[in-house]
Molecule: Bacterial RNase P class A
Organism: Longimicrobiales bacterium
RNA sequence: GAGCGUGGCGAGUGAGGAUCGCCGUCGGAUUCGUCCGUCGGAGGAAAGUCCGAGCUCCACAGGGCAGGGUGCCGGGUAACGCCCGGGCGUCGUGAGACGACGGAAAGUGCAGCAGAAAAGACACCGCCGAUGGCCGUUCGCGGCACAGGUAAGGGUGAAAUGGUGCGGUAAGAGCGCACCGGGCCGCUGGUAACAGAGGUCGCAUUGCAAACCCCACCCGGAGCAAGGCCAAAUAGGGGACGACGGAGUGGCCCGUUCCAUUCGAGUCCCGGGUAGGCUGCAUGAGGCUGUUGGCGACAGCAGUCCUAGAUGAAUGAUCCUCCCCUCGAACGAGGGACAGAACUCGGCUUAUUCCGCGCGCUCUCUC
Numbered sequence: 001g002a003g004c005g006u007g008g009c010g011a012g013u014g015a016g017g018a019u020c021g022c023c024g025u026c027g028g029a030u031u032c033g034u035c036c037g038u039c040g041g042a043g044g045a046a047a048g049u050c051c052g053a054g055c056u057c058c059a060c061a062g063g064g065c066a067g068g069g070u071g072c073c074g075g076g077u078a079a080c081g082c083c084c085g086g087g088c089g090u091c092g093u094g095a096g097a098c099g100a101c102g103g104a105a106a107g108u109g110c111a112g113c114a115g116a117a118a119a120g121a122c123a124c125c126g127c128c129g130a131u132g133g134c135c136g137u138u139c140g141c142g143g144c145a146c147a148g149g150u151a152a153g154g155g156u157g158a159a160a161u162g163g164u165g166c167g168g169u170a171a172g173a174g175c176g177c178a179c180c181g182g183g184c185c186g187c188u189g190g191u192a193a194c195a196g197a198g199g200u201c202g203c204a205u206u207g208c209a210a211a212c213c214c215c216a217c218c219c220g221g222a223g224c225a226a227g228g229c230c231a232a233a234u235a236g237g238g239g240a241c242g243a244c245g246g247a248g249u250g251g252c253c254c255g256u257u258c259c260a261u262u263c264g265a266g267u268c269c270c271g272g273g274u275a276g277g278c279u280g281c282a283u284g285a286g287g288c289u290g291u292u293g294g295c296g297a298c299a300g301c302a303g304u305c306c307u308a309g310a311u312g313a314a315u316g317a318u319c320c321u322c323c324c325c326u327c328g329a330a331c332g333a334g335g336g337a338c339a340g341a342a343c344u345c346g347g348c349u350u351a352u353u354c355c356g357c358g359c360g361c362u363c364u365c366u367c
Base pairs, nucleotide, nucleotide: 001363002362003361004360005359006358007357009356010355014322015321016320017319018318019317020316022041023040024039026037027036028035029034043338047349048348050347051346052345053344054343055223056222057221058220067219068218069217070216071215072086073085074084075083076082087101088099089098090097091096102214103213107212108211109208110207111206124154125153126150127149128148131147132146133144134143135142136141162180163179164178165177166176167175181203182201183200184199185198187196188195189194227279228278229277230276237270238269239268240267241266245259246258247257248256249255286305287304288303289302290301291300292299293298323336324335325334326333327332
């Protein structure tokens, strides 16, 4: 210098000013309708609602079945399918990346197409044809490829019953041997996953469990429209008192007649629920700084900070100056992403702009 890896990360319509608005806290005024002042007012993902929790109500003696989830080992955490560290496998020269990574001799099932053959398999091409057969023969043997042998080679496939080499053979073959790989046994190291070396066995059932299944562990349900409190009008319910009620006669009152009075006009009280309001609801597994322990995730201690709470749902709009990028000689023009809280946290995933910085790897050049 070039090309990469890792995000280890950071910050994310920025800064200042003016005007008009919106929601909330506090204070004041009020004719109770509101008004004035003051302070505060979205995010790294607030998103998807995919996991795990807190909180609330309901259910629940205990155990099991069914169903769902997780799945190498150790640790972190309130918990997790998250995170950290390690192991193994694959890829990469490397830094590193990726991995549903328990069990295939418990059982069942599947292995499409291609291919001769797909699981105690297979002879299509090829090789051989020692042996038997046939033909020839100079009787030494030669030829044919009929029986048969052969998984070394070709070809098919994701996968063809360990790999390489030497020997061996008619040709071949763990048939024999050496090394590598694998199974089993104990040993050593490691908390463990696992690794290492040794002995032994010619190798003794290929793959698929994101097929059923087996094994181990975990899981009750619904969700802030949870739940709690206050509480109109109207119509029901319960209780107490109760004729003062209704109709006729009559212009009206008294009177009088009838009806209701076990089926009750009216008044009062109580209770449930609705509208509406308050709460839950902003101090929490909280943030920041320092320090200690730990490789790390993280944990302990000390100090410090309080930072949105709507519910027809606020957090906005316009203008000026500056900032960054592109075009343009200049004036100037265009652009500055993804996206909007709703009970609250921990994660994951997805979207995204201008960038800034650290650490590491490979190659090349110069000293």